[in-house]
RNA sequence: CGAGUCGGCCGGGCGGCCGCGUACCGGCGCUGACCGGUCCGAGGAACGUCCGGACUCCACAGGGCACGGUGCUGGGUAACACCCAGUCGGGGCGACCCGCAGGAAAGUGCCACAGAAACCAAACCGCCGAUGGCGAGGCACCUCGCACAGGCAAGGGUGAAAGGGUGCGGUAAGAGCGCACCAGCACCCGGGGUGACCCGGGUGGCUCGGCAAACCCCACCGGGAGCAAGGCCAGACAGGGGGAGUGUGGCCCGCAUGAUCGGCAUUCGCUGCGGCGGAUGCCGGACACCCCCGGGUAGGCCGCUGGAGCCGGCGGGCAACCGCCGGCCGAGAUGGAUGGCCGCCGCCGGGCAUUCGCCCGGUACAGAAUCCGGCGUACAGGCCGGCUCGCCAC
RNA sequence: GGGCCACUAGCUCAGGCGGUUAGAGCGCGGUCCUGAUAAGACCGAGGUCUGUGGUUCGAGUCCACAGUGGCCCACCA
Numbered sequence: 001c002g003a004g005u006c007g008g009c010c011g012g013g014c015g016g017c018c019g020c021g022u023a024c025c026g027g028c029g030c031u032g033a034c035c036g037g038u039c040c041g042a043g044g045a046a047c048g049u050c051c052g053g054a055c056u057c058c059a060c061a062g063g064g065c066a067c068g069g070u071g072c073u074g075g076g077u078a079a080c081a082c083c084c085a086g087u088c089g090g091g092g093c094g095a096c097c098c099g100c101a102g103g104a105a106a107g108u109g110c111c112a113c114a115g116a117a118a119c120c121a122a123a124c125c126g127c128c129g130a131u132g133g134c135g136a137g138g139c140a141c142c143u144c145g146c147a148c149a150g151g152c153a154a155g156g157g158u159g160a161a162a163g164g165g166u167g168c169g170g171u172a173a174g175a176g177c178g179c180a181c182c183a184g185c186a187c188c189c190g191g192g193g194u195g196a197c198c199c200g201g202g203u204g205g206c207u208c209g210g211c212a213a214a215c216c217c218c219a220c221c222g223g224g225a226g227c228a229a230g231g232c233c234a235g236a237c238a239g240g241g242g243g244a245g246u247g248u249g250g251c252c253c254g255c256a257u258g259a260u261c262g263g264c265a266u267u268c269g270c271u272g273c274g275g276c277g278g279a280u281g282c283c284g285g286a287c288a289c290c291c292c293c294g295g296g297u298a299g300g301c302c303g304c305u306g307g308a309g310c311c312g313g314c315g316g317g318c319a320a321c322c323g324c325c326g327g328c329c330g331a332g333a334u335g336g337a338u339g340g341c342c343g344c345c346g347c348c349g350g351g352c353a354u355u356c357g358c359c360c361g362g363u364a365c366a367g368a369a370u371c372c373g374g375c376g377u378a379c380a381g382g383c384c385g386g387c388u389c390g391c392c393a394c
Numbered sequence: 395g396g397g398c399c400a401c402u403a404g405c406u407c408a409g410g411c412g413g414u415u416a417g418a419g420c421g422c423g424g425u426c427c428u429g430a431u432a433a434g435a436c437c438g439a440g441g442u443c444u445g446u447g448g449u450u451c452g453a454g455u456c457c458a459c460a461g462u463g464g465c466c467c468a469c470c471a
Base pairs, nucleotide, nucleotide: 001390002389003388004387005386006385007384008383009382010381012345013344014343015342016341017340018339020041021040023038024037025036026035027034028032043365047376048375050374051373052372053371054370055226056225057224058223062253063252064251065250067222068221069220070219071218072086073085074084075083076082087101088099089098090097091096102217103216107215108214109211110210111209124156125155126152127151128150131149132148133146134145135144136143137142164182165181166180167179168178169177183207184206185204186203187202188201189200190199191198192197230302231301232300233299240293241292242291243290261284262283263282264281265280266279267278268277269276270275295470296469297468309328310327311326312325313324314323315322316321346363347362348361349360350359351358352357395467396466397465398464399463400462401461404420405419406418407417413451422438423437424436425435426434444460445459446458447457448456
């Protein structure tokens, strides 16, 4: 210098004018869609809603089955399908990247077409004809021929996939049939590692196909619904018609039992004095609860934003991350605020000039709605760092 | 904001235990029939099965992610 790979970060800046939203403070032609001031006011993805939690309700949130999910190991975490570190397999010269990566030697199922045969053995072409058979020479024995019985799986062929590979022996021909080496598997032993696993040795001819993102088995995890959850207040309407059964919304068990619902009484707490909530006791009936039809409303408050929070320092850890100390407060709208204009500068592209410069155009993706942790996807342009390979120069 | 579903020919749908070549109706094109049109008869074209990756020998079908379209949900009782 060129090519590449990995990680981190930014994603316009300054000033002026007008405007919008919450909170707070102040004011009044004094209580409102009012006026003025101060603070704050979108993101790295606020997005997709693909996962995981917090929170709320279902009386309790227990067990089993079913169903769903996860799937190498160890760690991190509130949790995860996420992250970190490693193991194994694959790709790349390399830095490095990719992997839903348990079990097919538990069972069931599937493997189209082709092929003899697709998991249990089987034979189309082929090889052989030792043994038996037939025929000839021969006539004791032996030799030759045929390929009928039969033997074989080396070679060919089919296929995505065909029952270890190479060599020697062996044989009628062959074959782990025997042997040597190599590959794999199972079992045993020794060593290293928390572990996945790795290294070494021995024994056994054991050679056993693939698919579990097919059913399934094993291990672990998971109750359901979602802030339009849920609670309170005000107002309006007929609680008017129908249905099924009784407390979970997959089922069963366990568990509590007039429990749910209505009324009354006592007592306690809160209060904006209208009420609301809890506990106890008594009474009542299916009026209650659930579903469908039908009716009414389109109001307010809480939940609601201070949190697994952010920044800095120190310490632990390879790292993800964790601990301690100090500092900070950075949106809360509800037809839904966070905007518009101007000037200067920055960045990118084009034209003129080519010395400063001038003119024109552009400046992404997008945008809170209960809140967090991830993943995935979109993105004009730019910055920083580590590492690898190649070439050149010293 | 939160939940759920579907994408196959121009349109409406089958195929959904993975197997060679994806079908049907309507529509479209051509020929015949008719004086001409419609109806009818015969023949034909037309598909990246929404996209991209993955599993598998093999994917419309199974898995993951993305894209597009659609549906439901409020409170009072």
Predicted 3D model of RNase P RNA and transfer RNA as a complex of 471 nucleotides. It holds a member of the Rfam family "Bacterial RNase P class A". Rfam classes the family as a ribozyme. Rfam links the family to the GO terms dimeric ribonuclease P complex, tRNA processing and ribonuclease P activity. The coordinates come from a structure-prediction model, not an experiment, and the mean pLDDT is 77.